[in-house]
A computed fold for a 72-nucleotide RNA from an archaeon, annotated as transfer RNA.
Rfam family: tRNA. Gene Ontology term of the family: triplet codon-amino acid adaptor activity. By type it is a transfer RNA. About the family: Transfer RNA (tRNA) molecules are approximately 80 nucleotides in length.
The coordinates come from a structure-prediction model, not an experiment, and the mean pLDDT is 81.
RNA sequence: GCGCCGGUAGUCUAGUGGUUAGGACCCCGGCCUUCCAAGCCGGUGACCCGGGUUCGAAUCCCGGCCGGCGCA
Numbered sequence: 001g002c003g004c005c006g007g008u009a010g011u012c013u014a015g016u017g018g019u020u021a022g023g024a025c026c027c028c029g030g031c032c033u034u035c036c037a038a039g040c041c042g043g044u045g046a047c048c049c050g051g052g053u054u055c056g057a058a059u060c061c062c063g064g065c066c067g068g069c070g071c072a
Base pairs, nucleotide, nucleotide: 001071002070003069004068005067006066007065010025011024012023013022018055027043028042029041030040031039048064049063050062051061052060
């Protein structure tokens, strides 16, 4: 330099154009318990950046950045 795959919350991850962006861990609050842990209930917090297509984009297209793999 070229090609392929990926980037969603503090961490891991689902989401193949429209329904509130979902789940687990963490964190916070409550219930339970003599207390703690465990368990149960609730809550906060996320689509890498810019542009395009579309009535509508996390999702499709283009460029960029970052990471991984391969080729040279």